[in-house]
Context: one part of a larger RNA
RNA sequence: CACCGCCCGUCACACCACGAAAGCCUGCAACACCCGAAGCCGGUGGGCUAACCCGAAAGGGAGGCAGCCGUCGAAGGUGAGGCAGGUGAUUGGGGUGAAGUCGUAACAAGGUAGCCGUAUCGGAAGGUGCGGCUGGAUCACCUCCUU
Numbered sequence: 001c002a003c004c005g006c007c008c009g010u011c012a013c014a015c016c017a018c019g020a021a022a023g024c025c026u027g028c029a030a031c032a033c034c035c036g037a038a039g040c041c042g043g044u045g046g047g048c049u050a051a052c053c054c055g056a057a058a059g060g061g062a063g064g065c066a067g068c069c070g071u072c073g074a075a076g077g078u079g080a081g082g083c084a085g086g087u088g089a090u091u092g093g094g095g096u097g098a099a100g101u102c103g104u105a106a107c108a109a110g111g112u113a114g115c116c117g118u119a120u121c122g123g124a125a126g127g128u129g130c131g132g133c134u135g136g137a138u139c140a141c142c143u144c145c146u147u
Base pairs, nucleotide, nucleotide: 003110005107008103009102011100013097014096015095016094018092019091020090023087024086025085026084027083028082031079032078033077034076039072041070042069043068044067047065048064049063052061053060054059113134114133115132116131117130118129119128120127121126
């Protein structure tokens, strides 16, 4: 390797990552209530009690102990949520791929100039309406510059 060019989108196939998703599983911290071990503290203490006090003794007193009650209190239970992670039928677009299907939208005036915004319609590129831009070809005219 230069129009037998380039190139757009749907669709089909394969792979990749991602999003959504009824639900399922796991973890984390905290909340409300219930229950409440050990222990500290407070109360009580009719039962127990060598040391101290009284008493000759018996016994009594002080102090202490068990027991009981209460505050705090770990674990546990119940409840409603929160956060994080995993999984998830199905679903959505995206990326890549030698080649495939349908058309031909764009690039030349690309054969309806193109593009932007918006509304609407259509297998798809896209079409149409309205507004805007020239980063439009061609023809004519005007202004300026150079020879």
A computed fold for a 147-nucleotide part of an RNA from Candidatus Saccharicenans sp., annotated as small-subunit ribosomal RNA, 3' minor domain. NCBI's taxonomy places the organism under Bacteria, Bacteria candidate phyla, Candidatus Aminicenantota, Candidatus Aminicenantia, Candidatus Saccharicenans.